[in-house]
RNA sequence: UGAUAAGGGUAAACCCAUCGUAAGGUGGGGACACAAAGCCAACGGGUCCUGGAGCACAGGACGGCCGGGUUGCCGGA
Numbered sequence: 001u002g003a004u005a006a007g008g009g010u011a012a013a014c015c016c017a018u019c020g021u022a023a024g025g026u027g028g029g030g031a032c033a034c035a036a037a038g039c040c041a042a043c044g045g046g047u048c049c050u051g052g053a054g055c056a057c058a059g060g061a062c063g064g065c066c067g068g069g070u071u072g073c074c075g076g077a
Base pairs, nucleotide, nucleotide: 001075002074009034010033014029015028016027017026018025019024032064038070039069040068043067044066045065046062047061048060049059050058051057
């Protein structure tokens, strides 16, 4: 740095079960997509949920929101 390869990998929406007040998580099915859609929320921002009169404040969720850090397969220069 990324293909028009090779071996593959993950798994959106939705459905079922289950946990949670909720956002959302977990398992099974299912594939929209992804060159890191592996990991980190105790790196920064952002969005979402709960409490709250509140735009204050506190707690929580999202890594498939963005940037960043870190590790990895196969190639190219």
Molecule: c-di-GMP-I riboswitch aptamer
Organism: Desulfurivibrio alkaliphilus AHT 2